This is a predicted structure of a 73-nucleotide RNA (transfer RNA) from an archaeon.
């Protein structure tokens, strides 16, 4: 330099056009215990990478920029 793919909660992904974005770990309170742990409830946390465009609606398609990964050279 040129191609592919990635970026969605604090971590690791789903979710790839149609009502409100969600799981699993983690973290908060609370139940349970003498009491920790497991264990069950219940909560919080996000303008989905950025900025435009299409479209009645955009995490989703579409351009351009940002990181990152990987291959070719």
């Nucleotide at each position: 330099g040129c191609c592919a793919c990635u970026g969605u909660a604090g971590a690791u992904c789903a979710g790839c056009a149609g009502u409100u974005a969600g799981a699993u770990c983690g973290c908060a309170u609370g139940a349970c215990u003498c009491a920790u742990a497991a264990u069950c409830a219940u909560g919080a946390g996000g303008u989905c990478g950025g900025c435009g465009g299409u479209g009645c609606g955009a995490a989703u398609c579409c351009g351009c920029c940002c990181a990152g990964u990987g291959g070719c050279a």

It matches the Rfam family "tRNA". RNAcentral holds the sequence, with entries from ENA. The prediction has a mean pLDDT of 80.